[in-house]
Context: one part of a larger RNA
Parts: sequence; structure tokens; C1' cells
RNA sequence: GACGAACGCUGGCGGCGUGCCUAAUACAUGCAAGUCGAACGGGGUCCAACCAGUGGCAACACCGGGGACGACCUAGUGGCGAACGGGUGAGUAACACGUGAGGAACCUGCCCUGGAGACCGGGAUAACCCUCCGAAAGGAGAGCUAAUACCGGAUACCUCCACCGGAUCGCAUGGUCUGGUGAAGAAAUGGAUUCCGCUCCAGGGGGGCCUCGCGGCCUAUCAGCUUGUUGGUGGGGUAACGGCCCACCAAGGCGUCGACGGGUAGCUGGUCUGAGAGGACGAUCAGCCACACUGGGACUGAGACACGGCCCAGACUCCUACGGGAGGCAGCAGUAGGGAAUCUUGCGCAAUGGGCGAAAGCCUGACGCAGCAACGCCGCGUGCGGGAUGAAGGCCUUCGGGUUGUAAACCGCUUUCAGGAGGGACGAAUCAAGACGGUACCUCCAGAAGAAGCCCCGGCCAACUACGUGCCAGCAGCCGCGGUAACACGUAGGGGGCAAGCGUUGUCC
Repeated sequence: GACGAACGCUGGCGGCGUGCCUAAUACAUGCAAGUCGAACGGGGUCCAACCAGUGGCAACACCGGGGACGACCUAGUGGCGAACGGGUGAGUAACACGUGAGGAACCUGCCCUGGAGACCGGGAUAACCCUCCGAAAGGAGAGCUAAUACCGGAUACCUCCACCGGAUCGCAUGGUCUGGUGAAGAAAUGGAUUCCGCUCCAGGGGGGCCUCGCGGCCUAUCAGCUUGUUGGUGGGGUAACGGCCCACCAAGGCGUCGACGGGUAGCUGGUCUGAGAGGACGAUCAGCCACACUGGGACUGAGACACGGCCCAGACUCCUACGGGAGGCAGCAGUAGGGAAUCUUGCGCAAUGGGCGAAAGCCUGACGCAGCAACGCCGCGUGCGGGAUGAAGGCCUUCGGGUUGUAAACCGCUUUCAGGAGGGACGAAUCAAGACGGUACCUCCAGAAGAAGCCCCGGCCAACUACGUGCCAGCAGCCGCGGUAACACGUAGGGGGCAAGCGUUGUCC
């Protein structure tokens, strides 16, 4: 000097930040991922005609039934999203990260550009209805039905594969272009008022995957390590290369330039310090990685081996009719526990951003705000000017006086901030819509009025006296103080330093 700090004393206001560093301990409750009826069939509510009734001379009114066109709502099928966003740092010394390169070995939903197309058919199944089982969670059977759900056939600009040629290029395997023959491969012409979709192909963009060079911890009181181990052949698998996996063959591969083992640790941009070199750290913000009760596994999908999905096992908690079930806050709040220690079970989708939708819009504890905390940084205030017989009081005193001290009183003035009153936004580009917020800000009002403490005063180190105590009580960062005159302990007066803070402790430079 610095801090995500804590502790002690103290505490007026504002702005901007920051706030479980410990138990990756356990979690009550609420919320945190939905949306589309313009993909589809149903169901429900409302509504006209019409029919019956009551009243009326009638027009008509009321009531019951009825339900078209349509409007609204919606459990289910279907689509997209749920792999983003948010959290945490357990694990990981690794191509995890950073940086640079390579992929002639790869994938890519939505988006953009370009080209070509969508022909003919089919069978189901939820919902619904019926029956049944179960305490529940849920489930079984029978029957009906729709689609942008599913399936078959056709076509093929084209793509892919096989074979036979040609041209050209490369660092090797080989790549690219092109000709011929053969084989295989699509679709929803659906919805809608514009328009949005479907299929195949080519390119782009962004994203992902793989490989390699280099870089960044401690330990040799770890010196040898290794059998899928190292390589080959053939195969399997993958989007793809690969000992990734398998069979067979060979006996290799790594290591004092530190293998293997042990310990520690998420990495980086950066942060702190320092003149720099360097050292230490990796909170908040940003990029990447890993994890989601513990361990394992796959399914779906363009993408997961998937925090608020599934299955199995385990520990734990809860419900139960004892047969069986349910759960996973390292999301936002919040609770218990641990701890020196770390916040509200708040408001709003108004903005920014995200998902879905043609849109209106819906959802969004992302986010925007507010609340709490001097936790930090910054700013402001607690008045200003005058005022000596230097009042009183305090303290000291050589008793003369000195000092507190222009300090107070007193006189004049001002009103920041806080308080009261009136007005009152920007943030909304875009008809409407502002959580913040009656906030900021502006104007007016009253009155010095409501607002100062903490540490230190032996030397280092700025600031001295008195009394008390008497190696006691105590102080202390180091040196050291205290045993009867202690500037070092305690108190007081005075002084010094900082100031809404001041000190202490811890840690780093």
C1' cells in the first nucleotide's frame, strides 16, 4: 500500500459498487421454462333462428328447451424450446486452460444466399366412451377418431455408393474437376387475410468436435514405470482420425531435459504490490472447463450422456391402507447447522436480452429496480463572521500567574444535508405501456437549529504535566517500562494524528 474481511469503540446524509472465503452440509414453503387453437381431432362456456310456457288486444317482455355461423377457454396428439439463460469450484496437473497451427479425418437445428421440387396411396393411436385393478402414485383391457404424427410406392436438378476412363494439383495417405454404366435416396402443397412452412442439393455465417507445437505448482525422504502396454494386419464403432474397442502378430513404449508416485490446485483476461524485473492472488465482471444428493448407464435430439429429463444401485428424508410410492435449492428468496463472518421468503416484466407465436401476446427470481449491512471507494455536512474585563469552571503553579482560549457567552449572517409544503421528469425508439417513483430535480418555509468520534503522546514516531499505584495492578510491534517523585501502568487536564470513522487482528506485496 492492498482486502469479498472480521473484532472493539463510535456513527449524520448521498452516489456507485460489493456482500457464505467455513459444511459440494441438510433442506420447510413459494416462485425460477414454457409457448403455439394460423399443425390436429375432441370437450366446455357464450350466442341467432326455431319450439313450448306465462303476461299482454298487439308490438313485445320474461322463462324453459334448442343450439348454426362465430367468439373465447382448453386436457390430449403434434411442433419448437427445454443442451440457452442462472448456480457452484467438488473433481481435474489434463490438450483442462492460454497461445499458435492443422483437419486431404469431421458434424451443424434455427438464420442468410442460390438452385430444383412436393405425385399416388395406406394403416394406426392418444384424447373420448365402456369395463376393471390400486389407499395412493398410477395402471390394465375393449371400442371409435384427426393431423404439419407414422408408413409404403413413384419421380431425381441433385446427392451418395460401386466400377471403368480423362484432366489437374499436393507435404504422404491422397485431393479437386469431369465423362460413362449400374444401384440407392425426398417431401406436408400443409396452415393462413399479407404470409409462414415442407423436401433435396450447393454455398455462407455462427457454433461444435479432433490432432499437434509452445507456456504456466511443490516434492527425488517418489527412480524406475507400463500388458491394450508400444507398434503392425484385419475388423467393429464414431460425424470423424485413432489401441477408441476386438482378434491375431511383433516386443516394444516412457524416464534424471524428472517418467511413475505423493501433495496441492479449476485455467485465463486480469487483481494487488513494485521504479521495474519480479512476487502473491484468480471475489465481483468477461472467456473457457468441470459438476448438479453419491456412483453408473443409456434414451430422445442438430446438439446432452442432460441442475429444476429417464433407468439402475447406494445413503438420507417423507407418505402409506404395509402391498407400495415420493424427493434432490452448487437457480431466487428463505430455514437449520457450521463459523470470527456474509442480506429480503420484496417490486416489475416499463427497459435490455431470451423461448414460443403470423400477430396480439404469454413465460422469463436472466434482467431492471427497491430493501438490509460504514463492507469498500467517492462526495457533502455537523456552521460562517465578529467577539478580551482573556468571564465562570477545569488543570497546573515557583501562588505572581500560566493554560484550556476567540474557545464559550454575546452580536450579526447563512441554510448545504436532514425536516415540512408545492410542482415534478428523462429513461418509451413505437399507438399504448414506467417496477424504480411522487424518486431525482426545481421552488418555497422554519431554525444554528437534528448531526463527532476513535487512536496515540519513552525511542523508532508528531504530541507532557499532575495525581494514584509501588516488580503490585498492569503495558508491550521491537527495544523495553513498573521494586515510593513512572513523560512507558490507571485516571485527569493538556497536546498530536486521522475523521463518519478510528484502532486491532489476519493475509499478500

The part of an RNA shown here (small-subunit ribosomal RNA, 5' domain) has 509 nucleotides and comes from an uncultured Acidimicrobiia bacterium. The RNAcentral record of the full RNA draws on ENA, Greengenes and SILVA. Its mean pLDDT, the model's own confidence on a scale to 100, is 88.